This is a predicted structure of a 73-nucleotide RNA (transfer RNA) from a Candidatus Aenigmatarchaeota archaeon. Its Rfam family is "tRNA". Gene Ontology term of the family: triplet codon-amino acid adaptor activity. By type it is a transfer RNA. The coordinates come from a structure-prediction model, not an experiment, and the mean pLDDT is 84. The source organism's lineage runs through Archaea, Nanobdellati and Candidatus Aenigmatarchaeota. RNAcentral records the identical sequence in 2 taxa.
[in-house]
C1' cells in the first nucleotide's frame, strides 16, 4: 500500500441479510427476607464508534472517517 471481518449499557450478547417502539444475561442501586452477609423474590438503572447521505421512518441501506482482528504485498 491492497483486501476481508468486526464495532450495541460497566462486561458479554440478540436484532442488521428482508428498514417500522432496542431485547436478554451478568453487574450496579433500592426494597422484602436474615442478628449480619450470601441466596431467593420484587422494583429501578444504563447502550447502537463518529460525521454525512437516502427515506415518512436508519442499529439496519449507501459514502467517508476512526478503532480492533486477520490475510496479501
Nucleotide at each position: 500500500g491492497g483486501g476481508g471481518c468486526c464495532g450495541u449499557a460497566g462486561u458479554c450478547u440478540a436484532g442488521c441479510u428482508u428498514g417500522g417502539a432496542a431485547g436478554g444475561a451478568c453487574g450496579c442501586u433500592g426494597g422484602u427476607u436474615u442478628c449480619g452477609g450470601g441466596u431467593a423474590c420484587c422494583a429501578g438503572u444504563g447502550a447502537c464508534c463518529u460525521g454525512g447521505g437516502u427515506u415518512c421512518a436508519a442499529a439496519u441501506c449507501c459514502c467517508a472517517g476512526c478503532g480492533g482482528c486477520c490475510c496479501c504485498a